[in-house]
Molecule: TPP riboswitch aptamer (THI element)
Organism: uncultured Pseudomonadales bacterium
RNA sequence: CUCCCGCCUGAGGGGUGGUACAUCCUGAGACAUGGCAGCCAAGGCUGACAUGGACCCUUUGAACCUGAUCCGGUUAACACCGGCGUAGGGAUAGGUAGCAGCAAAACC
Numbered sequence: 001c002u003c004c005c006g007c008c009u010g011a012g013g014g015g016u017g018g019u020a021c022a023u024c025c026u027g028a029g030a031c032a033u034g035g036c037a038g039c040c041a042a043g044g045c046u047g048a049c050a051u052g053g054a055c056c057c058u059u060u061g062a063a064c065c066u067g068a069u070c071c072g073g074u075u076a077a078c079a080c081c082g083g084c085g086u087a088g089g090g091a092u093a094g095g096u097a098g099c100a101g102c103a104a105a106a107c108c
Stems, first nucleotide, its partner, number of pairs: 001101002005098001006096005011058004017025002019022001031052004036047004064089003070083004
């Protein structure tokens, strides 16, 4: 001195899966509530939507979306890992000067 990193505050973006339905599996996360529609054994299930919470990500952007009913591995199944991907999209601004970084001078 402050681009990076860390921490703090506010703002914004995103997904919310599978099935053997269980003290289930994977994962950072896959949760809760609400009404609407359909089914029906009347207590539940399924679908889209809305609100909130947690989690992840915010241009040095693989959070997430498209490609994709994709390809390989793996699994009960999805998820997950890799490819695709030097493809296309995709959402921020301050503070701090710290266990972070950089530069100069002096000294050795």